A computed fold for a 332-nucleotide part of an RNA from Ziziphus jujuba, annotated as large-subunit ribosomal RNA, domain IV. The full RNA is in RNAcentral, with records from Rfam. Lineage of the source: Eukaryota > eudicotyledons > Pentapetalae > rosids > Ziziphus. The coordinates come from a structure-prediction model, not an experiment, and the mean pLDDT is 85. It matches the Rfam family "Bacterial large subunit ribosomal RNA". Rfam links the family to the GO terms structural constituent of ribosome and ribosome.
[in-house]
Context: one part of a larger RNA
RNA sequence: CUCUCUCUAAGGAACUCAGCAAAAUAGCCCCAUAACUUUGGGAGAAAGGGUGCCUCCUCACAAAGGGGGUCGCAGUGACCAGGCCAAGGUGAUUGUUUACCAAAAACACAGGUCUCCGCAAAGUCGUAAGACCAUGUAUGCAGGUUGAUGCUUGCCCAAUGCUGGCAGGUCAAGGAAGUUGGUGAUCUGAUGACAGGAGAGCCGACUACCGAAGCCCUGAUGAGCAGCAGUCGUAACUAUAACGGUCCUAAGGUAGUGAAAUUCCUUAUCGGAUAAGUUCCGACCAGCAUGAAAGGCAUAACGAUCUAGGCACUGUCUUGGAGAGAGGCUUG
Numbered sequence: 001c002u003c004u005c006u007c008u009a010a011g012g013a014a015c016u017c018a019g020c021a022a023a024a025u026a027g028c029c030c031c032a033u034a035a036c037u038u039u040g041g042g043a044g045a046a047a048g049g050g051u052g053c054c055u056c057c058u059c060a061c062a063a064a065g066g067g068g069g070u071c072g073c074a075g076u077g078a079c080c081a082g083g084c085c086a087a088g089g090u091g092a093u094u095g096u097u098u099a100c101c102a103a104a105a106a107c108a109c110a111g112g113u114c115u116c117c118g119c120a121a122a123g124u125c126g127u128a129a130g131a132c133c134a135u136g137u138a139u140g141c142a143g144g145u146u147g148a149u150g151c152u153u154g155c156c157c158a159a160u161g162c163u164g165g166c167a168g169g170u171c172a173a174g175g176a177a178g179u180u181g182g183u184g185a186u187c188u189g190a191u192g193a194c195a196g197g198a199g200a201g202c203c204g205a206c207u208a209c210c211g212a213a214g215c216c217c218u219g220a221u222g223a224g225c226a227g228c229a230g231u232c233g234u235a236a237c238u239a240u241a242a243c244g245g246u247c248c249u250a251a252g253g254u255a256g257u258g259a260a261a262u263u264c265c266u267u268a269u270c271g272g273a274u275a276a277g278u279u280c281c282g283a284c285c286a287g288c289a290u291g292a293a294a295g296g297c298a299u300a301a302c303g304a305u306c307u308a309g310g311c312a313c314u315g316u317c318u319u320g321g322a323g324a325g326a327g328g329c330u331u332g
Base pairs, nucleotide, nucleotide: 001327002326003325004324005323006322007321008320010318011317014316019313027051028050029049030048036041038148052070053069054068055067056066057065058064071075083311084310085309087307088306089305090303091302095107096106111146112145113144114143115142117140123132124131125130149298150297151296152295154228155227160224161221163219164218165217168216169215170214174210175209178206179205180204181203182202183201186198187197188196230246231245232244233243256290257287269283270282271281272280
């Protein structure tokens, strides 16, 4: 010097990103317990008192209660053994997760809701046979989404998706009269040969016409994917605009909430907490760029969650010091 511990005057978070770490609390009995609340909780709330040993009584045992006495600084005498309060964010809760840097506000969840599917079901695996679903049958199965509970969930179907419809338009493979190119058995000519003519069949090219779904078309659908504006003027101080005009749109953001896990300007502004507060709490609303199941808002209980405050407590610190053990180093 490093590690693991013990103690430390006075102060007591001045340390620090942050009370990280440490200290403190602690068992059992009695008393007493607030706001809030889903009436179950909160709650071991908090706060306060007792605790050894001897002896007597109540006493079936045990335990408990009562009286008297006695020792110590100290009686759950060591070990073991909750710190607490009061706010806010977030997620309802128990649970799950990145084996070996993340345990969370992420995932799941009960509950809500939408969609598919009538059984040889939909969905999934497989080329298929076949299998799961399921020896189940819509109070079922599968998929999506939200996430207890309470109050709610506004407007828009123009685009896009899904879905219903089938009058018309377009439209493939295929079929196909017809036109046409090549080849061509055979026949004819005028026979022995050649030219000419007719010609079934085969191989192509073009094509009238027939031809499904889809798309165009026409409805519906937002707890489908999405979207939810400008501008000008106006009230008897000023300011503001309940009000009016105008343009555009499918419709112009409703209820809530709001400098927020969302606010750039920004340490917005006001109030509280401090002597002093870029954080925190309560408001305001000028929301760069909130907003209603990618849910909105509220919410008791819960959390090795995050943020800010207080009491207690302390070597975290002012600011160091002393000691024990282990290691390192030096000398023998």